[in-house]
RNA sequence: AUCUAUCUUCGGGGCGUGGUGAAAUUCCCGACCGGCGGUGAUGAGGAUAUAUCUCUAAGCCCGCGAGCCGAGAGGCAGGAUUUGGUGCGAUUCCAAAGCCGACAGUAUAGUCUGGAUGGGAGAAGGUGGAG
Numbered sequence: 001a002u003c004u005a006u007c008u009u010c011g012g013g014g015c016g017u018g019g020u021g022a023a024a025u026u027c028c029c030g031a032c033c034g035g036c037g038g039u040g041a042u043g044a045g046g047a048u049a050u051a052u053c054u055c056u057a058a059g060c061c062c063g064c065g066a067g068c069c070g071a072g073a074g075g076c077a078g079g080a081u082u083u084g085g086u087g088c089g090a091u092u093c094c095a096a097a098g099c100c101g102a103c104a105g106u107a108u109a110g111u112c113u114g115g116a117u118g119g120g121a122g123a124a125g126g127u128g129g130a131g
Base pairs, nucleotide, nucleotide: 002130003129004128005127006126007125008124009123010122015030016029018028019027031111032110033101034100035064036063037062038061043055044054045053059099060098067076068075069074081097082096083095084094085093103114104113105112
């Protein structure tokens, strides 16, 4: 290095002085947002033998989390992408056009309020042990 036990800290963003209406941040119109791990041909940096290393890169590719049930192990539920370009190779790059978003409440909610001063995928670090 790595494995393991334990502790600490961190760990989600976004709506309007528009329209209709008795009433809508829920409908219509327009706007805005994108958790975690993996993959990865972008981009950046260092070293140098020009190959390798480090950082970085997907809401819709793969998996996970948030919900419900359960004492637990675990189970259940749960969304979305195409076309063109380059290329040996891209649903990840470039261009364009799309699409999606738990539960409860309320005029039908990704953006309001609530469960939640909660939980959490995980990330970083400390300490002990193995090695």